[in-house]
């Protein structure tokens, strides 16, 4: 100085003016004295993803929640963690000169299914063209007259070597071997399977030994095998005002579905139909918090001390607008540096600032996103 790779930050500042929401305060009217209305005033007022609602937890009601069958979900190995389908490390394939990256990564000798299209055959499969001897005919040659050679057709076989179809045809190269031919035997190599001897906590790895000489994929098919997993969601749920008209059925409700088990049940409980209301309060933000820091771990993360702490709407607030500064981009002017392409100061005009917004809380994963800063690492080239 180029290419590249991984990871980490911001998300404009300040001030003026109008406007919104929560909570306090104040001044003024009503007031059943619990508040309300009008007005002013201070604090504070989104996000890295608030998003999507994919997964997991906590919280609340259902029996603090129970067994079975169904069903769902997850999938190398150790570990973090309330938990995860999530993070870390680390194996194994796989991509790359490399840094690094990618893998829905248990089982295809338990069985079942399925493998389009082509193709003779899609699995203890298969002869369509070739090879190969054989049987019958026919031609041609040759013959010591028994025969024999060669070639064409038919017909029943052998053959998985060669060709041809495919995504995929029952390892692969050589010797033997055979009428041809084939793990038919045999050596090596690959690959399964398993026994030992090493190392790892484990996934696995590295070494030797043996067998049968190898029956393809496909499980995001069904299925098996291991573990998880109760169900509903802040409209949970509780409480207060207020409305209103009760009327028919059944005896069982509840606790996903089915079967057990358990609670409750007659001033009860469930259903249908008809009526009324759709207001207020609690849950509601201090929580597995956030940030230094020091041990402990490779890391995720754990432990201790310190320290910060101000959204909580409910048709749903957190915005406009104007100035100045920063920033980025287009243009012009102007100095500087270079041979030149060009580079870089200052200074003028003119643009741009993205995605998108809390609605019980936290943890994750994906998705969007207008630029910009920073940092480790890897390649190449050059210079000391």
């Nucleotide at each position: 100085u180029g290419a590249g790779u991984c990871g980490g930050c911001c998300a404009g500042g300040c001030g003026g003016c109008c406007g919104c929401g929560u909570u306090c305060c104040c001044c003024g009217g009503g007031u059943u004295c619990g508040c309300u209305c009008g007005g002013g005033g201070a604090c504070c007022g989104a996000g890295g993803a608030a998003c999507g609602u994919c997964c997991g937890g906590g919280c609340u009601c259902c029996a603090c929640a129970g067994g079975g069958c169904a069903g769902g979900g997850u999938g190398g190995u150790g570990g973090c963690u309330a938990a995860c389908g999530g993070c870390c490390a680390c194996c194994u394939g796989g991509g790359g000169u490399g840094a690094c990256c990618c893998a829905c990564g248990g089982g295809a000798c338990a069985g079942u299914g399925c493998c389009a299209c082509a193709g003779a055959g899609a699995g203890a499969a298969g002869a369509c063209c070739g090879c190969c001897g054989c049987g019958c005919a026919g031609c041609u040659c040759c013959u010591u007259c028994g025969g024999g050679a060669g070639u064409c057709g038919c017909g029943a076989g052998g053959u998985g070597a060669g060709g041809g179809u495919g995504a995929a045809a029952g390892g692969g190269u050589g010797c033997g071997g055979u009428a041809a031919g084939a793990g038919c035997g045999c050596a090596c190599c690959a690959g399964c399977g398993u026994g030992c001897c090493g190392g790892g906590u484990g996934a696995c790895c590295g070494g030797u030994g043996c067998g049968g000489c190898u029956a393809g994929g496909u499980a995001a098919a069904c299925c098996c095998c291991a573990c998880c997993c109760g169900g509903a969601g802040c409209a949970a749920g509780g409480c207060c005002a207020g409305a209103c008209a009760g009327g028919g059925a059944g005896c069982g409700a509840g606790c996903u579905g089915c079967c057990c088990g358990c609670u409750c049940g007659a001033u009860g409980c469930u259903c249908c139909c008809g009526g009324g209301u759709a207001g207020g309060c609690c849950g509601c933000u201090g929580g597995a918090g956030g940030c230094g820091u020091a041990c402990g771990g490779c890391a995720a993360c754990g432990u201790g001390c310190g320290u910060c702490g101000u959204a909580g709407a409910u048709g749903g607030a957190u915005g406009g607008u104007c100035g100045c500064c920063a920033u980025c981009c287009g243009u012009c002017g102007u100095c500087g540096g270079g041979a030149g392409a060009c580079c870089g100061g200052c200074g003028g005009c003119g643009g741009g600032c993205a995605c998108a917004g809390a609605a019980c809380c936290c943890g994750g994963c994906g998705u969007a996103u207008c630029g910009g800063c920073c940092g480790g690492c890897u390649c190449a080239u050059c210079c000391c």